[in-house]
RNA sequence: GAGUUUGAUCCUGGCUCAGAACGAACGCUGGCGGCGUGGAUAAGACAUGCAAGUCGAACGAGAACUUUCGCUGUAGCAAUACAGUGGAAGUUUUAGUGGCGAACGGGUGCGUAACACGUGGACAAUCUGCCUUAAAGUGGGGGAUAGCUCGGCGAAAGCCGAAUUAAUACCGCAUGUGAUCAGCCAAAACAUUUUGGCGAAAUUAAAGACGGCGCAAGCUGUCGCUUUUUGAGGAGUCCGCGGCCUAUCAGCUAGUUGGUGAGGUAACGGCUCACCAAGGCUUUGACGGGUAGCUGGUCUGAGAGGACGACCAGCCACACUGGAACUGAGACACGGUCCAGACACCUACGGGUGGCAGCAGUCGAGAAUUUUUCUCAAUGGGGGAAACCCUGAAGGAGCGACGCCGCGUGGAGGAUGAAGGUCUUCGGGUUGUAAACUCCUGUCAUUUGGGAACAAGUCGUACGUAGUAACUAUACGUGCGUUGAUAGUACCAGAAGAGGAAGAGACGGCUAACUCUGUGCCAGCAGCCGCGGUAACACGUAGGGACCAAGCGUUGUCCGGAUUUAUUGGGCGUAAAGCGCUCGUAGGCGGUUCGGUAAGUCGGGUGUGAAACCCCUGGGCUCAACCCGGGGACGCCACCCGAUACUGCUGUGACUCGAGUUCGGUAGGGGAGCGGGGAAUUCCCGGUGUAGCGGUGAAAUGCGUAGAUAUCGGGAGGAACACCGUUGGCGAAGGCGACUUUCUGGGCUGCUACUGACGCUGAAGCGCGAAAGCCAGGGGAGCGAACAGGAUUAGAUACCCUGGUAGUCCUGGCCGUAAACGUUGGACACUAGGUGUUGGAGGCAUCGACCCCUCCAGUGCCGCAGCCAACGCAUUAAGUGUCCCGCCUGGGGAGUACGACCGCAAGGUUGAAACUCAAAGGAAUUGACGGGGGCCCGCACAAGCGGUGGAGCAUGUGGUUUAAUUCGACGCAACGCGAAGAACCCUACCGGGGUUUGACAUGCACGGGACAGGUGUGGAAACACACCCUCCCUUCGGGGUCCGUGCACAGGUGCUGCAUGGCUGUCGUCAGCUCGUGUCGUGAGAUGUUGGGUUAAGUCCCGCAACGAGCGCAACCCUUGUCGCUAGUUGCCAGCGAGUAAUGUCGGGCACUCUAGCGAGACUGCCGGUGGUAAGCCGGAGGAAGGUGGGGAUGACGUCAAGUCCUCAUGGCCCUUACAUCCCGGGCUACACACGUGCUACAAUGGCCGGUACAAAGGGUUCCGAUAUCGCGAGAUGGAGGCAAUCCCAAAAAGCCGGUCUCAGUUCGGAUUGCAGUCUGCAACUCGACUGCAUGAAGGUGGAAUCGCUAGUAAUCGCAAAUCAGCAGGUUGCGGUGAAUACGUUCCCGGGCCUUGUACACAC
Repeated sequence: GAGUUUGAUCCUGGCUCAGAACGAACGCUGGCGGCGUGGAUAAGACAUGCAAGUCGAACGAGAACUUUCGCUGUAGCAAUACAGUGGAAGUUUUAGUGGCGAACGGGUGCGUAACACGUGGACAAUCUGCCUUAAAGUGGGGGAUAGCUCGGCGAAAGCCGAAUUAAUACCGCAUGUGAUCAGCCAAAACAUUUUGGCGAAAUUAAAGACGGCGCAAGCUGUCGCUUUUUGAGGAGUCCGCGGCCUAUCAGCUAGUUGGUGAGGUAACGGCUCACCAAGGCUUUGACGGGUAGCUGGUCUGAGAGGACGACCAGCCACACUGGAACUGAGACACGGUCCAGACACCUACGGGUGGCAGCAGUCGAGAAUUUUUCUCAAUGGGGGAAACCCUGAAGGAGCGACGCCGCGUGGAGGAUGAAGGUCUUCGGGUUGUAAACUCCUGUCAUUUGGGAACAAGUCGUACGUAGUAACUAUACGUGCGUUGAUAGUACCAGAAGAGGAAGAGACGGCUAACUCUGUGCCAGCAGCCGCGGUAACACGUAGGGACCAAGCGUUGUCCGGAUUUAUUGGGCGUAAAGCGCUCGUAGGCGGUUCGGUAAGUCGGGUGUGAAACCCCUGGGCUCAACCCGGGGACGCCACCCGAUACUGCUGUGACUCGAGUUCGGUAGGGGAGCGGGGAAUUCCCGGUGUAGCGGUGAAAUGCGUAGAUAUCGGGAGGAACACCGUUGGCGAAGGCGACUUUCUGGGCUGCUACUGACGCUGAAGCGCGAAAGCCAGGGGAGCGAACAGGAUUAGAUACCCUGGUAGUCCUGGCCGUAAACGUUGGACACUAGGUGUUGGAGGCAUCGACCCCUCCAGUGCCGCAGCCAACGCAUUAAGUGUCCCGCCUGGGGAGUACGACCGCAAGGUUGAAACUCAAAGGAAUUGACGGGGGCCCGCACAAGCGGUGGAGCAUGUGGUUUAAUUCGACGCAACGCGAAGAACCCUACCGGGGUUUGACAUGCACGGGACAGGUGUGGAAACACACCCUCCCUUCGGGGUCCGUGCACAGGUGCUGCAUGGCUGUCGUCAGCUCGUGUCGUGAGAUGUUGGGUUAAGUCCCGCAACGAGCGCAACCCUUGUCGCUAGUUGCCAGCGAGUAAUGUCGGGCACUCUAGCGAGACUGCCGGUGGUAAGCCGGAGGAAGGUGGGGAUGACGUCAAGUCCUCAUGGCCCUUACAUCCCGGGCUACACACGUGCUACAAUGGCCGGUACAAAGGGUUCCGAUAUCGCGAGAUGGAGGCAAUCCCAAAAAGCCGGUCUCAGUUCGGAUUGCAGUCUGCAACUCGACUGCAUGAAGGUGGAAUCGCUAGUAAUCGCAAAUCAGCAGGUUGCGGUGAAUACGUUCCCGGGCCUUGUACACAC
C1' cells in the first nucleotide's frame, strides 16, 4: 500500500496478501564452472580404521645387519675363503627406565539466569613450564629400581616372589652470588601496606650429553642443569554497569550476616572450623518456577526497534551418568587414574574389558544433513642439536542446484505470412520471422597437443666473511643441486560441428497475464474475499499470452507491512477501555528569589572499544561472487580539565500570589440520637341497615343472611410523611423530604492579622458504600418474590384477578455488588458571548423592600472558535497545555476453569487456556417494515341495489382414469384463460400402416424425357405396381421446367421464458420518478421534491440555498351533448302539384330530421362571499353544457428472474430410416369427486294466449336472400333485389291493451329420457345445432363466507358482429326501460406525503 464487516458510507478493529531472509525440507525439472556450505532431531547406541607422540646427542639391555680385531674348526702350502665364537665400533629396530609433550589442537551446547558472558576498572591479595633479559654457579658422595633371567598364580586382563643392573631417575653432604625473614632509615601511598637502602641469625641448589684441539693434565664450543632478576605471553581472584519470562511464586535465609582466633590456598575471603553477636536480602521484585550457553555479530526495519546466536572469531561449560583426588608450571584432565551406577562385549562363571559431543563410517529416531578419500607439498603444532618422525589440526579432492555469483542452450537474413495446432462473426485471426531455407560464429561440453603459480626453507656441495694464535667445529652470506597431495588440474593452442544443453508455477480481484472444450454444488479449487447447481476468464484439459529461469513452486520459521503494545508513534462520552466513592503510605511531579556545589546536563582531551563483519577507497582472480591492503565507523565505558542556563543537592537563607489558620456573617431534605404529631389503609368493639359486595376487556376464584359492602361512634397497631416541591438545595459517592430539640461534619462570603510551599496526585492500605441476600433478637398495618386458586391461551410454570409466606420496618453483625451513569478519574492554568436560577457581598436608590449595575461560589439552557468517525462537546470541555493515578489491545469460549485471598452461606476479588469464527462493533445515510404517530385519497369501509356460495345444466380447472385423455397458464394479476368457435382437418397426443435429400428452400454433379392427367389391380387410405398419353424457348452450342440417383443440407409445437428480442399482465391513470449547475456534508448522501395553503394531480400560489430542466399529470386526438356554415343521394318531406286501397310512390324542394366535413362554444370569463389584494374554494347569473361536462385512446422511473422458446424471431443444447414426414382410426368430449365463471329457475312486479308500438350499431357475392308456394315446425322449393344511407339479414324485446291461470312442486321450472324429423357437411356412432310429439328431475330465494355497482350507473330487456360448412348459455359491441344510497373516515383492504423506531436490506 491492497483485499475483506455494509444496499451504500465514514470510523474503529481484527484477519489476509504483495517484500526480504534461511544450516532448510518436499514436488516437478536439471547443461557448465567458481566460491561457500552440509546431523538443527536422539548430550541416542556404536562395528572397523585412524585422530599424540617424540628424543639413542639422558640410560641399561635385546635383536638384525655392516665393518674391524682376536680365538677355534674345515679346505688350502700359503694368501685367503667358509663356519662357529668373543671383543670393539657403526647403522637400523624393539620393549623398558628417564625427559618433554600429552592441560594445545579438534568436538559438542548437557548444564548454567551465574561475575557464566559483555564492557570498564582493581590485585598494595596472586601464580606462571618452554621463550626473552641480566647475575652467579654446576664440588664431592651414596643407596635403590624397571627392563632382562628364574619360579609361581590366572581362561584372560594381569599379578606376586627371588636374584641382578644403568642414568640428565632417586637421596644426603659442601658452597650461598642470591632468595625467604625479625629489626632500623628514607620515600611514596589508599587503611591493611609498598619501594629503595642497611642488616644479626636461620633456612635453601645443581647433571650431565655431544663435539673440537691435545700424548696427557687440561683448554674450548654447543645444548642442558641450579639459584636469582627482567620482560612477553598465559592463568587466577575481586568490583561497577548491562542483557529472558512469570506475582495464579511475597516473603526468603542458620554458615545464614558480621566479628575474634585458627586452619587452608599461588592468592583475598565463612573457603573451612571453634567461640561471640543477631544479623543479611526483598515490590528498584528477594525466594520459587519456567526457558536459555554468552558475545563479536546475523536477518529484518526509514529509523527506533524486533527476532536469532548455523558457518568464522573470543569467552565459558561438558566429555557414558554421578563423585573424587593424583601427577604436573598448568587439569580436578575427551582418546589419564580411582570409586559407584546404567548399558554393551569377552569369559574356563572365578573374573575382566569399553566409552566417536575427534575424522570417516554404521544403526536408530527423523521432513532432513556428505567419502570408512589424498597429502603432510604449504600454514600451524609436539618432540629432537639436527636429519627427521608424528599431526583426520590443516591443505586438497569427492557427494548434494543447499546458497551466492558467472556463462551457455546460438547470431543475421528470411512471407507462398507454408504445414500442423487453435479460435472464428467462416471473411479470417493467432501461433509467427517463429519454422523451413540461406549465410555466419564457436562460449560451454567433446577431442588432440602444450602446460603452470602456490617453493621459501631445510639438506648436500663449492666459495666468501666472522670465529680461533691457526685449522676444525659453529654462525652468517652467495652460487648450484634437491622438495608439489591438489594435478596433467587451472590456463593456452588446434580440430570438428548449430551439432549435446529449458523448465516450473501462475493467468476472477488483490496481481502482470483469456479464449475454447469437458464437468454440472459432482469431480474439484482456495493465501483472504470466494468459485462449481448446463453457456465456469476461479474445477480438469488444450491453445494463447504474462512473469521468473537451471531453476520454478509449495511448506515451515523470523522480521516487515502492523502507528495492531504507539520512546520515536495510539487510545478510554457512544467503537475495547475511568477503580462505585473518599482519606492516605511509598513513589512521581512541584511557586518567587539569593548564595554555594557540580550529581544529572553540555564542551574539550586521554585511554579503551580484538580480528573478522559493515561503509568508503584501492588492488588480485578475464567479470562477479570471493579474496587482500588502507581509511572510516563501532552511538557504550573509564579517567582528566572546563562551563553553570535548566534540574538536583545544600543554607537553624529570604519572599507571599499556592495551601492553611484567626475574626464577622450566611443558606441548606448534610449526618447521628431523643421526643411528641396529623391524614389514610387494615383490624377489633358497638349502632343504623339489607342483599349483595368485589373484580375484569368480559368473567370467575374470593367475601356476604353466622348480616358483608355502605354509613356513624370508639379503640388498637405498624409503616410512610399529601400540598409546599422545583432544570431548586445539601453531601465524596451511595444517598437525603412532616415537626421540635441535643450533638456534629462540610461549603460559601466579607474584612483584617498570622504561618511561610506546609502543595498536587496516589501503587499498596484503611474506611464508606442502593437494592437484594445472610445471622441473632424484636416488629408486622399496607405492599408482596415463592406458593395456592380463578381466568386468558393450542399451551400459559406469564401478562389480568382473588388470596398470600419470606421480605419490606427496628437493634446489633455480615455481604461489598448495580445501567454504583454525566456510561465523561483528580488537580491547576488559559481560551468569544447570551440567557435563566440558588447562596453571599458591594454600588446606586429608598423610610424600607424591590428594580438596575458589579464581583464571588454553585446549578441549567443556547451558542463562537477549536475538537470529533459522526452524533455531539463547547469557561461545569469531549478545546489548548502541565502533573499523577487507573484501564484497553478482534468476536466467542468467559468474567468461565484452576489456584490464591475474603465470606456463615449466597457469592465476591484476582483471572487463563484449548477450541472456534472472519468478522464482532460505533455513528450516520437511503430504503423497506411497525398490532408507531400526523395529513390525505380509492365502491376501501359505511349507506344502498343486485348477485355468487344451495338446485339443474353449460363451460374452464384440479384430481382420478386412460393406449392417449397433447401443451401452456396457478393468490390478487391461472381457472367461458391461449381457444374470434376439437365430428375429419386443425392436432402438437395415442394405436396401426407407409416414406428417408425427405411435405417445404437453395446450390452442385450425373442420368432421363416429361410432370400433370386418364384407366386398371391391391389397399382403410397414404401408397405401390401396370398400361395409355405426353414439354417449352433457341442464335441449334444450349437454356428453362420436371423426374430419378448422389452430395451439401432440409425438418423438429423437442429442452431451456432462469441465456434472449418482441409483445403482454400487475402495482396503477397511483402522482410520482429523475437530471444539470450551485450549495451543504470527510462520505454514503442531502437540498431542489421539505414547509404554509390548495388541487383529481410534484395542480397552482406563497415562503425557502437554491435556480432551472426532463419523463409523468393536464392539454393537444377520437366520440357524445348545443348551435352555425357548406353539401343534399341512396337520406328527409314543411309548403306546392300529381298518384295510390295504402306507402316520399312521383314531380319538385333541401326548410326540418339526418348524414359528414368545417367552425363556434366553457375560460373560474362575470357577480357576491371567503382567503393573505395569492393560488383557490363556496354561492349566483347567463348558458345546450360549469368548474376535468360524460366516455375512450393515451400507462413515468421502475417492481414481480411475473407470462409467453406452442404466434413470431433468436443463442446454446438435443434428434436425423427419426423427437422429421404422409395416411386411417381413436383421443383432446372419459367421471366417484372438488373449485372458479356463467345460464335457467324457484314464480303473480309472474307464466301462457291474442293484439299492438318504439331502436341503435353492424353484416352481406362460394354472400344476404324479399314477395310467393309447401310443411304443425325446424325447414324446403324458388328466386325479385342487393358489391349496399337504395335490397336483404330484420321479428327488436322488455313495454302497452285485452284475456286466462290463483299460490300448488302448479298452466312455475325445465333437466333427463323415448320416438319422429330438419339443416350443414365426404361423414353427425364415439361427438353438432335445431324442430315436433311425449316424458316432466332438482329447485319453494340458498350456512360460514364472498362479489359488482355512485347515474343514463346498478338492475332489467332484447339486437348485431367476429370466429364459422355447421355449432354461442362464452366474448366483443349496440341501443330500450331505468333506480336506491353516501351520516361520515373510527375500523378492514390498497395507495400517496411527512415524521419516528429498527439488531431488517432476497428488506416482516